A computed fold for a 124-nucleotide RNA, annotated as SAM riboswitch aptamer (S box leader). The sequence was found by an Rfam model in a public genome assembly. Model confidence (mean pLDDT): 78 of 100. Its Rfam family is "SAM riboswitch aptamer (S box leader)". About the family: The SAM riboswitch is found upstream of a number of genes which code for proteins involved in methionine or cysteine biosynthesis in Gram-positive bacteria.
[in-house]
RNA sequence: UAGUUAUCAAGAAAGGUGGAGGGAUUAGACCCUAUGAAGCCUUAGCAACCCUUGGCAUUCUGUGCCGAGAAGGUGCUACAUUCUAACCGCAGGUUGACAAUCCAACGCUGUGGGGAGAUAACAU
Numbered sequence: 001u002a003g004u005u006a007u008c009a010a011g012a013a014a015g016g017u018g019g020a021g022g023g024a025u026u027a028g029a030c031c032c033u034a035u036g037a038a039g040c041c042u043u044a045g046c047a048a049c050c051c052u053u054g055g056c057a058u059u060c061u062g063u064g065c066c067g068a069g070a071a072g073g074u075g076c077u078a079c080a081u082u083c084u085a086a087c088c089g090c091a092g093g094u095u096g097a098c099a100a101u102c103c104a105a106c107g108c109u110g111u112g113g114g115g116a117g118a119u120a121a122c123a124u
Base pairs, nucleotide, nucleotide: 001123003122004121005120006119007118008117013043014042015041016040017039021032022031023030025086026085027084028083044077045076046075049073050072051069052068053067054066055065056064057063058062082116087113088112089111090110091109092108093106094105095104096103
């Protein structure tokens, strides 16, 4: 970087400094915060994307799958699902209209997908 692919319901702290915000954006009938927010520093930890390595398969010197490791490169450590919603679909519920089918609305419930975001690797 409107790039590509993968993952995002799990996991993991304390001290110092700092001094009012923070939870990406927008909006919250939500949450954290002077019992100290963001940021910065130190140490510790979690994880397994890159990495190291064993095996199997194969279209074979590459690729895929199943394990193991954790020195290095990142990343992360809210009791919160990417806190919830934001666009589309499906099902249910409530209300309205209607003779009925059908239709519409919703700060409603669940679910699938998309979009956006975060992280890693690759590419440019």